[in-house]
Context: one part of a larger RNA
């Protein structure tokens, strides 16, 4: 390259928006650029194949052919790709009418719990452990009431539930503000998929500047165990952890499963609509469309498994991946304040 593959052996970029580029419903008409026949030039010669032939034979030589898959001339052909042009409506959209939601922003608010701060009862203890010890307590501790103050987090609902592109998202109201799903057939007429670069968003920890600081608590200091004990346990406790602006850009960023589409047995649930069933409603029953779960037929797999949420069956279109170890290192780039991320080797070993 051809080929093979990517849950778990090595390999799906954390996630999305989307340029270029690939790839693209349905019908007609045209063009002929790929495409297919034919024709004709060119495709040295010598090699390679075939036929003959000449050295006693073979190597080796000479003659013929034949191929030279190639690149251009004309001519014709329209099925498929392209192009043009027209027309469709299921593919995508838009509109209208409903609906469910911890989407996201920003502003108020509430209650319960902790700590602190006066104040009143109270009078020896209290915390804390496997057991103790620092610790804290007559300068009245801990109980325990009643007033304040402060930060952070939202019990019960709470779900195998719901939202979100993914990180994530949960007290309560209001303000804005993104998306979904359903039904109507009402509009637009392939507007579509996927995506190298790129551009946006990304827990935690960090880091810059300025706020905050209750509880929790890396470093630290104590106090115990232990041979030690730089540790599990206690008792303090500093950054953080919380706000804003602004970096960072990484995670077992996991379903270890890219996105799009369409096909291919059922069951049972949960959550959000519609639509029929009885004169009406409650429920029931039957059906349909989205979304989350269980179990399983065929199939797939090495095998756990996995099965309309496929790891099945085909497609399109990125992304990766090629023995371990050296190594996600070095050494360039390039980003970052920094720490450090991205991009990524070799010698050498086994």
């Nucleotide at each position: 390259c051809u080929g093979g593959g990517c849950u778990u052996a090595a390999a799906g970029c954390g996630u999305g928006u989307g340029u270029a580029g690939g790839c693209g419903g349905a019908a007609a008409u045209g063009u002929a650029a790929g495409c297919g026949u034919c024709u004709u030039g060119u495709g040295a010669a010598a090699u390679c194949c075939c036929c003959c032939g000449g050295c006693u034979u073979a190597a080796c030589c000479g003659g013929g052919g034949a191929a030279u898959u190639g690149c251009g001339u004309g001519a014709c052909g329209a099925a498929c790709u392209a192009c043009a042009u027209u027309u469709c409506u299921u593919g995508a959209g838009g509109c209208a009418a409903a609906u469910a939601g911890g989407g996201g922003u920003g502003c108020a608010u509430g209650g319960a719990a902790c700590u602190c701060u006066u104040g009143g009862u109270g009078g020896a203890g209290c915390g804390g452990u496997g057991g103790a010890a620092u610790g804290c307590g007559u300068a009245g501790a801990u109980a325990u009431c009643a007033a304040g103050a402060g930060g952070a987090a939202c019990g019960c609902c709470a779900g195998u539930g719901g939202u979100g592109a993914a990180g994530a998202c949960g007290g309560u109201g209001c303000a804005c503000u993104g998306g979904a799903u359903u039904u109507g057939c009402u509009c637009u007429g392939a507007c579509g998929c996927u995506g190298a670069g790129a551009c946006a968003c990304g827990a935690a920890a960090g880091c810059g500047u300025g706020g905050g600081u209750a509880g929790c608590g890396a470093a630290c200091g104590g106090g115990a165990u232990u041979a030690g004990a730089u540790a599990c346990c206690c008792c303090g406790g500093u950054a953080g952890u919380c706000c804003a602006c602004g970096c960072c850009g990484u995670a077992a960023a996991c379903g270890a499963u890219g996105u799009c589409u369409a096909c291919u047995a059922g069951g049972u649930u949960g959550c959000g609509g519609g639509a029929g069933u009885u004169c009406u409603g409650a429920u029931g029953c039957u059906u349909u469309c989205g979304c989350g779960g269980c179990c399983g037929a065929a199939g797939c797999a090495a095998a756990a498994g996995u099965g309309u949420u496929a790891a099945g069956u085909a497609g399109a279109c990125c992304g990766c991946c090629u023995g371990g170890g050296g190594a996600g290192u070095a050494c360039g780039g390039u980003c970052g304040c920094a720490a450090g991320g991205c991009u990524a080797a070799a010698a050498c070993u086994c």

Small-subunit ribosomal RNA, central domain from an uncultured organism, 350 nucleotides, folded computationally. RNAcentral holds the full RNA, with entries from ENA and SILVA.